[in-house]
RNA sequence: CACCCAUCAAGACCGGCAGAGGGAAUGGCCCGAUGACGCCGGGGCAACCGCGACGAACCGCCCACCAGGCGAUUCGGCGCAAAGGUGCCAAUUCCUUCGGAGGACGCAAGUCCGCCGGCAGAUGGGUC
Numbered sequence: 001c002a003c004c005c006a007u008c009a010a011g012a013c014c015g016g017c018a019g020a021g022g023g024a025a026u027g028g029c030c031c032g033a034u035g036a037c038g039c040c041g042g043g044g045c046a047a048c049c050g051c052g053a054c055g056a057a058c059c060g061c062c063c064a065c066c067a068g069g070c071g072a073u074u075c076g077g078c079g080c081a082a083a084g085g086u087g088c089c090a091a092u093u094c095c096u097u098c099g100g101a102g103g104a105c106g107c108a109a110g111u112c113c114g115c116c117g118g119c120a121g122a123u124g125g126g127u128c
Stems, first nucleotide, its partner, number of pairs: 002127007013042005021031003025097001027095002043089003048085002050080003054076004059071004093120001098117003102113004
């Protein structure tokens, strides 16, 4: 880098450095010299990996294909944050873009509202 899987409505801020853009892209709308974004330090959130005890399935071993026991793998929910690897700490991934079905208003053009799916993206895990 590519592919696959899962999640994305909750949660969590202080100090120092630095100095102009930043929120991926579009259109909005926001944040920002009362110093954003970023970097560093500390703190925190969460529970993806992890860790623990269970349960289920399947396989292997002991044994007699019994009973019973042990172990591996996968899955499930529960618990922990104690050790470790990440991640995250403005706004739902800030909203939106493509498609579908609906509701409200309107003579109409159209406007608004939430819902479902997709695209894109982010994070983690896995494979090569």
About this RNA: SAM riboswitch aptamer (S box leader) from Arenimonas sp., 128 nucleotides, folded computationally. The source organism's lineage runs through Bacteria, Gammaproteobacteria, Lysobacterales, Lysobacteraceae and Arenimonas. Of the family's consensus pairs, 97% are formed in the model. Its mean pLDDT, the model's own confidence on a scale to 100, is 81.